[in-house]
């Protein structure tokens, strides 16, 4: 370095729920919160899933899978 995820170490996120705010709406952002999670870091490229409009189209979801990139930590 790359595979790889531990009876390790330091630690990270925050799911349902509540409360404010935004937003037609899927849902977003803050505060609590913890079910989990070794990428639950990031990116709508390809699948799916919601939502609005409804002839064309347009948006949400990254914690549904797959994919791309970055990255702590070093047992077997």
């Nucleotide at each position: 370095c790359a595979g790889c995820g531990a009876a390790a170490a330091g630690g990270g996120c925050a799911c349902a729920c509540c409360u404010c705010c935004c937003g037609u709406g899927a849902g977003g952002g803050a505060g609590g919160g913890c079910c989990g999670c070794a990428a639950a870091g990031c990116c709508a490229c390809g699948g799916g899933g919601c939502u609005c409009a409804c002839a064309g189209g347009a948006g949400c979801c990254a914690g549904c899978c797959g994919g791309g990139u970055u990255g702590c930590c070093g047992a077997a």